[in-house]
Order: sequence, then structure tokens, then C1' cells
RNA sequence: AAACGGCAAAGCCGGGGAAACCCGGUGACGCAAAGCCACGGACCUGACGGAGCUUCACCGCUCGCAAGGCAGCCGGGCUACCGAA
Repeated sequence: AAACGGCAAAGCCGGGGAAACCCGGUGACGCAAAGCCACGGACCUGACGGAGCUUCACCGCUCGCAAGGCAGCCGGGCUACCGAA
């Protein structure tokens, strides 16, 4: 190089979650690690608890907060199929 194959963005449907987002189905934008791990950074959400405002109180609103999320943002770690010249 070629071949057997692999994964599956957005959208839609069903389910979970406060949300971010996740899972299943459908669907292919893309991907040579788009396989796995939140270790560092970035980013997303803002529950619980905290502070403030309001209230008789509850409720509500605001601020800030990760122990939540993201591996298809970057770095790092681990593992791996085919492979001509």
C1' cells in the first nucleotide's frame, strides 16, 4: 500500500440524573488508538453544605463551591488488530 474489520458527532426515540452528562436504540460528522485510566491543565454543571437578600416561617433569588461531568480539548499513564515493498 492493500484487506478483514472497528468506533460513532449532531439530530430523533426510550430510560437515568438537580444539571453537566450518561446508558440503550436509530443515525454517520468524523476517528489509526474516537480502546482503557480524571494523574496535571483547560472546559461544563452547580447538588449537598456555606454566605448574602427576602420571609413570621416555608418557598424563592444571588454569590461562591466538586467530592459531579468530560478520555471526540491538550498533556501524561496503560494496552492493542492488520501490515506489501
This is a predicted structure of an 85-nucleotide RNA (c-di-GMP-I riboswitch aptamer) from a soil metagenome. It matches the Rfam family "c-di-GMP-I riboswitch aptamer". About the family: GEMM was predicted in a large-scale screen for bacterial structured RNA regulatory elements. Its mean pLDDT, the model's own confidence on a scale to 100, is 88.